The part of an RNA shown here (large-subunit ribosomal RNA, domain I) has 516 nucleotides and comes from Entransia fimbriata. The gene name in the source record is rrl.
Context: one part of a larger RNA
RNA sequence: GGUUCGUGGUGGAUACCUAGGCAUCUAGAGACGAGGAAGGGCGUGGUUACCGACGAAAUGCUUCGGGGAGUUGGAAAGAGGCUGAGAUCCGGAGAUACCCGAAUGGGGGGACCCCCUGUACUUGCUUUUUAGCAAGAGACAACCUGGCGAACUGAAACAUCUUAGUAGCCAGAGGAAAAGAAAGCAAACGCGAUUCCCUUAGUAGCGGCGAGCGAAGCGGGAAUAGCCUAAACCGGCUUGACCGGGGUUGUGGGAGAACUCAAUACAACCUCCUGCUAAGCGAAACAGUUGAAUGCUGUACCUUAGAUGGUGAGAGUCCAGUAGCUGAAAGCAGGCCAAUCAGGUUGCUUAGUUCUAACCCGAGUAGCAUGGGGCACGUGAAAUCCCGUGUGAAUCCGCAAGGACCACCUUGCAAGGCUAAAUACUCCUAGAUGACCGAUAGUGAAGUAGUACCGUGAGGGAAAGGUGAAAAGAACCCCUGACGGGGAGUGAAAAAGACCAUGAAACCACGAAUUU
Numbered sequence: 001g002g003u004u005c006g007u008g009g010u011g012g013a014u015a016c017c018u019a020g021g022c023a024u025c026u027a028g029a030g031a032c033g034a035g036g037a038a039g040g041g042c043g044u045g046g047u048u049a050c051c052g053a054c055g056a057a058a059u060g061c062u063u064c065g066g067g068g069a070g071u072u073g074g075a076a077a078g079a080g081g082c083u084g085a086g087a088u089c090c091g092g093a094g095a096u097a098c099c100c101g102a103a104u105g106g107g108g109g110g111a112c113c114c115c116c117u118g119u120a121c122u123u124g125c126u127u128u129u130u131a132g133c134a135a136g137a138g139a140c141a142a143c144c145u146g147g148c149g150a151a152c153u154g155a156a157a158c159a160u161c162u163u164a165g166u167a168g169c170c171a172g173a174g175g176a177a178a179a180g181a182a183a184g185c186a187a188a189c190g191c192g193a194u195u196c197c198c199u200u201a202g203u204a205g206c207g208g209c210g211a212g213c214g215a216a217g218c219g220g221g222a223a224u225a226g227c228c229u230a231a232a233c234c235g236g237c238u239u240g241a242c243c244g245g246g247g248u249u250g251u252g253g254g255a256g257a258a259c260u261c262a263a264u265a266c267a268a269c270c271u272c273c274u275g276c277u278a279a280g281c282g283a284a285a286c287a288g289u290u291g292a293a294u295g296c297u298g299u300a301c302c303u304u305a306g307a308u309g310g311u312g313a314g315a316g317u318c319c320a321g322u323a324g325c326u327g328a329a330a331g332c333a334g335g336c337c338a339a340u341c342a343g344g345u346u347g348c349u350u351a352g353u354u355c356u357a358a359c360c361c362g363a364g365u366a367g368c369a370u371g372g373g374g375c376a377c378g379u380g381a382a383a384u385c386c387c388g389u390g391u392g393a394a395u396c397c398g399c400a401a402g403g404a405c406c407a408c409c410u411u412g413c414a415a416g417g418c419u420a421a422a423u424a425c426u427c428c429u430a431g432a433u434g435a436c437c438g439a440u441a442g443u444g445a446a447g448u449a450g451u452a453c454c455g456u457g458a459g460g461g462a463a464a465g466g467u468g469a470a471a472a473g474a475a476c477c478c479c480u481g482a483c484g485g486g487g488a489g490u491g492a493a494a495a496a497g498a499c500c501a502u503g504a505a506a507c508c509a510c511g512a513a514u515u516u
Base pairs, nucleotide, nucleotide: 001515002514003513004512005511006510007509008508009507016466017465020437021436022434023433024432025431026430027429028428029426030425032138039100040099041098042055043054044053047077050074051073052059061094062093063092064091065090066089070082071081072080105114106113107112115118121136122135123134124133125132126131143174144172145171146170147169148168154161158208184191185190195222196221197220198219205213206212226418227417228416229362233245234244235243236242237240250396252361253360254359256355257354258353259352260351263350266347267346268345269344270343271342272335273334274333275332276331277330279326280325281324285299286298287297288296289295300317301316302306308320309319310318367391368390369389370388371387372386373385377403398413399412400411401410402409453460454459473500476487477486478485479484
């Protein structure tokens, strides 16, 4: 010096745990804001750096309910208070609510400055007016509608094409949005608004016929709901972009003329009922063992309750609860959208037959030409739909569609509008579940986490959990500058001593054996 073994140190793996996450389901909600929001700044405590709470009425105020013994947040400590004259706490409703921020008197480098002390601006209504009264503005995770709209990529290059009407940006709305009551589909039979799912079907098709793109009708389900206007005609006045009546359809309808007649439906509000926002009652076990019993041994009991969590070790019978039952002064929601179809008031509404005749039936529209877009469909034989420019009809003896176009036939009635449900999503609330994670995992974040820190900035972005059942957190003595240690004491354990549960390996020290 090597090797092996042992004892320690260092280190924090492993196993255990969970205070935090992840995913899914059910129900609710999708509420906010000029009555000043969301988000912040600065303050408020006897001592107060941080977080939470609150706002100069500041760690809180008032009131109405609940509750019943302690309380003065996380968070100890001591000091001082409050509390059966009911505190703290929980729920409902109010008050206060500095400054910035849509920010709105003017300005501004956000939380600041200035003055003449105020709805700044837009829109609507009233009005003689510079006046008054209303509404809007901003925020918002995803879902939705519309406008603008890429590229990498694929085509094994690349240009049509694809990625993709995606990402991104903008505008707007709602709890859903959009769509929607046939100028539809179909096929010689018929169906009867829209939406969504399954299927049709990777089919028919489109396509440098390459890469790729890719339907629809039928059929089976979910859910079902239908309405209002324009015009003809009549009336009114303020005579016009007016108001009222009338009328709303495709086996064509209405207007006009003549007749006939009844049954309802809907909306709002009140009463009542139900639910939500605090809560209340709530069964049944003892002994021995142990540091401690819930384990074990012995003997019992409850169960509409043997879910779960806690308690000094596996607890139906110790605690909180659970099953079940009960409950609201106040506020909110609902009552056909689930539930015996609860009751009342007010308001409002509607149907049918025959005849005549040619008055009306949505115009710079439909169509056409041209240039584009969108339809699964790349201009193609390219219908159907939309837009720019130009042109430009018909009114039921009419018009459109049935994939160029024409005829026949069939189907429908454009150029006005509204419409629940079935469908999409989850910033959020409550409950439940997990062949989900268990501290290099699970959210980036189980601790001051979007923090510390980095960057001019946009932005990037951590590490860090575990004493013990209970601090009982080691009085006192000794070495010592301190750290650290030795006794004593606590504890079941201190080889649990705060760098604290378990405590692997690398690495270090010491000792022993063996070998050179």

The prediction has a mean pLDDT of 83.